Annotation
Predicted 3D model of a 76-nucleotide RNA (transfer RNA) from a bacterium. Its Rfam family is "tRNA". Rfam links the family to the GO term triplet codon-amino acid adaptor activity.
RNA sequence: CGGGGCGUAGCGCAGUUGGGAGCGCGCCUGUUUCGGGUACAGGAGGUCGAAGGUUCGAGUCCUUUCGCCCCGACCA
Numbered sequence: 001c002g003g004g005g006c007g008u009a010g011c012g013c014a015g016u017u018g019g020g021a022g023c024g025c026g027c028c029u030g031u032u033u034c035g036g037g038u039a040c041a042g043g044a045g046g047u048c049g050a051a052g053g054u055u056c057g058a059g060u061c062c063u064u065u066c067g068c069c070c071c072g073a074c075c076a
Stems, first nucleotide, its partner, number of pairs: 001072007010025004019056001027043005049065005
């Protein structure tokens, strides 16, 4: 330098044809227990990497850009 993949809650991830932002773990509260753990019930937590565009409507489509990873080329 070229090609490809990934980026969504604290962590790991899903998101189907563009129309509700979700799952597991974790966290908080209550019950349960002598206490812890377990179990049950409820709850909080999001600029969907960033900017712009298309659209009535974008995590999803288009453009640019940032970060990480893989492959190749170049140099050594």